[in-house]
Record summary
The prediction has a mean pLDDT of 78. A computed fold for a 96-nucleotide RNA from a Betaproteobacteria bacterium, annotated as Glycine riboswitch aptamer. The sequence was found by an Rfam model in a public genome assembly. It matches the Rfam family "Glycine riboswitch aptamer". Rfam links the family to the GO term glycine biosynthetic process. Rfam's curators write: This family represents the bacterial glycine riboswitch.
RNA sequence: GCCAUCCGACCGGGAGAGAGCCGCCAAGCGCAUCGAGGCGGCCGCCGAAGGGGUAGCGCCCGCAAACUCUCAGGCAGCAGGGACCGGCCGGAAACG
Repeated sequence: GCCAUCCGACCGGGAGAGAGCCGCCAAGCGCAUCGAGGCGGCCGCCGAAGGGGUAGCGCCCGCAAACUCUCAGGCAGCAGGGACCGGCCGGAAACG
């Protein structure tokens, strides 16, 4: 100096599941039994931030899932988030 691999910034891609029910407050409005929106409760559901468990691997105590739980999070569209994948740049880097 090169490099498996790891970390970070940026760019592109990126799934699922409720416009659920009830109560209270309430913008709006001439009024209202209408109700944008907010809060609370209940039921159903999703799996791809994070978290727990396990298969499995090493082998006695660790690592750990795309499986599983659903604590957290989420469930019209838009937006946001998003594991993971690709590109590019920067940094670290075993063996050789």